Large-subunit ribosomal RNA, domain IV from a Candidatus Woesearchaeota archaeon, 330 nucleotides, folded computationally. The coordinates come from a structure-prediction model, not an experiment, and the mean pLDDT is 86. The full RNA is in RNAcentral, with records from ENA.
[in-house]
Context: one part of a larger RNA
RNA sequence: UUCAUUCGAGGGAAUUCGGCAAUUUAGCCCUGUAACUUCGGUUUAAGGGGUUCCUAUACUUGUGUUCGUAUGGAUGCGAGUAAAGGAUGCAAUUACAAGGAGGGUCCGACUGUUUAACAAAAACCUACUUUUCUGCAAAGCCAUAAGGCUUAGUACAGGAAAUGACGUCUGCCCAGUGCCAGUACUUGAACACCCGGUCCAACGGGUCGAAGAGCUGGUAAACGGCGGGAGUAACCAUAACUCUCUUAAGGUAGCGUAAUACCUUGUCGUUUAAAUGACGACUUGCAUGAAUGGCGUAACGAGAUCCUCGCUGUCCCCAAUUAGAACCUC
Numbered sequence: 001u002u003c004a005u006u007c008g009a010g011g012g013a014a015u016u017c018g019g020c021a022a023u024u025u026a027g028c029c030c031u032g033u034a035a036c037u038u039c040g041g042u043u044u045a046a047g048g049g050g051u052u053c054c055u056a057u058a059c060u061u062g063u064g065u066u067c068g069u070a071u072g073g074a075u076g077c078g079a080g081u082a083a084a085g086g087a088u089g090c091a092a093u094u095a096c097a098a099g100g101a102g103g104g105u106c107c108g109a110c111u112g113u114u115u116a117a118c119a120a121a122a123a124c125c126u127a128c129u130u131u132u133c134u135g136c137a138a139a140g141c142c143a144u145a146a147g148g149c150u151u152a153g154u155a156c157a158g159g160a161a162a163u164g165a166c167g168u169c170u171g172c173c174c175a176g177u178g179c180c181a182g183u184a185c186u187u188g189a190a191c192a193c194c195c196g197g198u199c200c201a202a203c204g205g206g207u208c209g210a211a212g213a214g215c216u217g218g219u220a221a222a223c224g225g226c227g228g229g230a231g232u233a234a235c236c237a238u239a240a241c242u243c244u245c246u247u248a249a250g251g252u253a254g255c256g257u258a259a260u261a262c263c264u265u266g267u268c269g270u271u272u273a274a275a276u277g278a279c280g281a282c283u284u285g286c287a288u289g290a291a292u293g294g295c296g297u298a299a300c301g302a303g304a305u306c307c308u309c310g311c312u313g314u315c316c317c318c319a320a321u322u323a324g325a326a327c328c329u330c
Base pairs, nucleotide, nucleotide: 001325002324004322006320008318010316011315014314019311027051028050029049030048031047036041038165052087053086054085055084057082058081059080060079061078062077063076064075065074066073067072088092100309101308102307103306104305105304106303107301108300112124113123129162130161131160132159133158134157140149141148142147166296167295168294169293171226172225173224176223177222178219179218180217181216182215185214186213187212192207193206194205195204196203227245228244229243230242231241254288255285266282267281268280269279270278271277
């Protein structure tokens, strides 16, 4: 010097992207326990006290002996509980073992699953909800086929999707692309039929006419989409109101500088001595928005982020110990 261990005056996160790492806490008994809440929880919330040994007492209880009175008395050996008195140490769950706590916000309801060997998550799954296909020789899937799975099941079933507990809701658009239904009519291949082709035929023309298309409707918890320009109120500002262009329809309820906001460190407030942070509001939203689900939400989370208390060698600022290694001298 390095690697690992232990310890540390005073301060206590000043360190750092960030309390990373390491402390703190810890078991059991008694007490006590808030907001919120789906009334189940939260909860070991938080917080406070006790904990070893000896002695006597009281009570409970196990098991013996004994007493002619016995649901009892006497006596012996234990175990436990209670509240006392005393003993020892700095310290009594003395070792081992053994939660730091609280609060705000985001995401995902939860338990669960995942990138064996850089990712455990907000990703996947999930119950609930919705759509769609399928009447059983089912739909769907595997297979050239036979055959098989589904299923020794039968629509309260099986398959394919979307969403993702619960609460509250889920607006407008069918013009485009899909899907479904209908269809007098138009188009529409081959075969067949008829006519033509000097005979046969090639071939030509016509009739018939499936699916499909045209055409007519429906369908958005199908794929998806959801405007612009002017003017106007007795301060200013704003515009309930009016005009105009235009679309299939012009974004409703909510939420909103957001895991979405370019400008942006938006503006205001709270938090700090100081904050591109956090939280609460506002909101003209570059480019939010309703099962591509919107907004809330108790509980849960090795999830993300901010704050407070406790605690500490993370730091001020390093000192020392133990065990190894390297190096130097011998």